[in-house]
Molecule: c-di-GMP-I riboswitch aptamer
Organism: Bacillota bacterium
RNA sequence: ACCGAUUAAAGGUAACCCUUCCGAAAGGAAGGUGCGCACAAAGCCAUGGGUCUAAAGUUCGGGUACGAACCAUGACCGCCAGGCCGCCGAA
Repeated sequence: ACCGAUUAAAGGUAACCCUUCCGAAAGGAAGGUGCGCACAAAGCCAUGGGUCUAAAGUUCGGGUACGAACCAUGACCGCCAGGCCGCCGAA
C1' cells in the first nucleotide's frame, strides 16, 4: 500500500408522546424526548403492489341546514419490491 468485514469503535437515523406552525383529513415541517435482540441505506425517487385519508366531484336522502356512499388528483419509502446515489472501518 492492497485485501478483508462475522461485527469493534466513531458518526448517523428517530417510533411513541409534548409544543408551535401548515393541511379538509390522512399527513408534513421545526424544537424537545429517545422506541425496537431497531436500521448499512431508517439516504433519495410514489415506478408496481399495499395501506391511510376524502377537500373537490358524482350519486342518493333531505324543504334548507346537513348527512351517507363512491372516488386520488392528496399522503405514507420506520410495509414489500424496483431504480439512483452512497459514509466509517479495528482485530